[in-house]
Context: one part of a larger RNA
RNA sequence: GGAUGAACGCUGGCGGCGUGCCUAAUACAUGCAAGUCGAGCGCCUUCACGAUGCGCUUCUUACCACCUUUAACGAGGGGAGUAAGAAGAAGCGUAGCGUGAAGGAGCGGCGGACGGCUGAGUAACGCGUGGGAACCUGCCCCAAAGUGAGGGAUAACGCACCGAAAGGUGUGCUAAUACCGCAUAUGAUCUUCGGAUUAAAGCAUUUAUGCGCUUUGGGAGGGGCCUGCGUCCUAUUAGAUAGUUGGUGAGGUAAAGGCUCACCAAGUCAACGAUGGGUAACUGGUUUGAGAGGAUGACCAGUCAGACUGGAACUGAGACACGGUCCAGACUCCUACGGGAGGCAGCAGUAAGGAAUCUUCCACAAUGGGCGAAAGCCUGAUGGAGCAACGCCGCGUGCAGGAUGAAGGCCUUCGGGUCGUAAACUGCUUUUAUGAGUGAAGAAUAUGACGGUAACUCAUGAAUAAGGGUCGGCUAACUACGUGCCAGCAGCCGCGGUCAUACGUAGGACCCAAGCGUUAUCC
Numbered sequence: 001g002g003a004u005g006a007a008c009g010c011u012g013g014c015g016g017c018g019u020g021c022c023u024a025a026u027a028c029a030u031g032c033a034a035g036u037c038g039a040g041c042g043c044c045u046u047c048a049c050g051a052u053g054c055g056c057u058u059c060u061u062a063c064c065a066c067c068u069u070u071a072a073c074g075a076g077g078g079g080a081g082u083a084a085g086a087a088g089a090a091g092c093g094u095a096g097c098g099u100g101a102a103g104g105a106g107c108g109g110c111g112g113a114c115g116g117c118u119g120a121g122u123a124a125c126g127c128g129u130g131g132g133a134a135c136c137u138g139c140c141c142c143a144a145a146g147u148g149a150g151g152g153a154u155a156a157c158g159c160a161c162c163g164a165a166a167g168g169u170g171u172g173c174u175a176a177u178a179c180c181g182c183a184u185a186u187g188a189u190c191u192u193c194g195g196a197u198u199a200a201a202g203c204a205u206u207u208a209u210g211c212g213c214u215u216u217g218g219g220a221g222g223g224g225c226c227u228g229c230g231u232c233c234u235a236u237u238a239g240a241u242a243g244u245u246g247g248u249g250a251g252g253u254a255a256a257g258g259c260u261c262a263c264c265a266a267g268u269c270a271a272c273g274a275u276g277g278g279u280a281a282c283u284g285g286u287u288u289g290a291g292a293g294g295a296u297g298a299c300c301a302g303u304c305a306g307a308c309u310g311g312a313a314c315u316g317a318g319a320c321a322c323g324g325u326c327c328a329g330a331c332u333c334c335u336a337c338g339g340g341a342g343g344c345a346g347c348a349g350u351a352a353g354g355a356a357u358c359u360u361c362c363a364c365a366a367u368g369g370g371c372g373a374a375a376g377c378c379u380g381a382u383g384g385a386g387c388a389a390c391g392c393c394g395c396g397u398g399c400a401g402g403a404u405g406a407a408g409g410c411c412u413u414c415g416g417g418u419c420g421u422a423a424a425c426u427g428c429u430u431u432u433a434u435g436a437g438u439g440a441a442g443a444a445u446a447u448g449a450c451g452g453u454a455a456c457u458c459a460u461g462a463a464u465a466a467g468g469g470u471c472g473g474c475u476a477a478c479u480a481c482g483u484g485c486c487a488g489c490a491g492c493c494g495c496g497g498u499c500a501u502a503c504g505u506a507g508g509a510c511c512c513a514a515g516c517g518u519u520a521u522c523c
Stems, first nucleotide, its partner, number of pairs: 001523004006519005013395006019388002021353001026351003030348003035110003040107002043104008052095007059085005064079001066078003117306003126231007135223003140219008148182001150180002157172006187198004202211003232278003239269003244266008281303004285296004308329005331342004359385001361384003367381001368379004398428004408419004433460006442450001467512005472493003478507005488495002
């Protein structure tokens, strides 16, 4: 001098683009972060419509309890009820059925192995790079063949019951693209080459077909495995190793292999550093440097590893699985004390630690992902906004004129010098600011969170906007006063003991500038 995921001190106008727990892989309140499919299936609830069954009311006639009118009968009026009939009309209620819509859990399918986070472990085929053979591969693409006839269950649901809860038990019913066997076998697998074994599922429909399903071959992309070379410090770590090294056979795996086992042999690695110890995720890169080299591995991208700690398998094309299961442990919470629940190294956020690191925001409009035929739903991925001078870049804080060189400050040899064209004053401009108006692109035909944002136009008015460090030499920039080896300064040399350009203050100057210094680390 350069650099930084920086911090601290003083100061602070704006914009764009980035970046933001480096420490405790510490503990976590709360909300959200993985669902989706009714065009696989059977139910439950609600609503609407349609036809149907039943009941009630409304109509007519007859009889008539009772009330009223009359002194009384009769007649008139009101009217519960009973019987018959008409229209089979209207309204209300209810029951099951059909159609449609919405919702709920369940069976079933696909996805929860991606995306997101972190760097604890790992000195290793973990990573980087170049090869290899004994493998697997859902969805996707190409090609060939097929998709026949059947069966028994079970969840949901009903009933009964246990439990504080989490949850569970018995019994009865039911469906499927769930499950099972039969047939067929282009093929495929095994083969002693005779033969043996082996599939399938339907749904929608405008009736054209479409989406599926089964088997096989190939592809693409993805993954598993082996290997040459490279990959930190330590010899004050010198020997290490019994499944150890190799062989035969068997088991196991998708697959080669001591991967595992039985038997046999006694090997294998090591001063070209084995083994042990320490440290550490690796790389593209980043930073510095003319380069060689050194240091480093934040953000972004690729790989690996981890998901409270340790262990294990299940399901599945794929996991030994962050928001799955089981066991053990530590911790936290609930409890009726019998027993249960949980896992932010996802996004926000809290506490703690620390010199130190943000909003419990908006939207699925774009890009991408999952499911779905689609409409669409989900998506803290992502797109955005918010906070922070944390960084880089850009802009501004006015411009021109203006000498009685004003006042005032400071210095002075008392003449003057300097701050200084600086100010005042005159004229001008409006980046920015404030107010008003118009108003995008990003979106395809429809759909815009950002956002009435960016941008543009008009108006107002110098109006809203400068500090920090330094001035002995290195090193650009000097005087006065105060202090008197005191107080203090200091990166190194060194200043200060009565004329200090080195301490403190003031004036002036110098360097940077919305920053300037200091500290830390690297070159």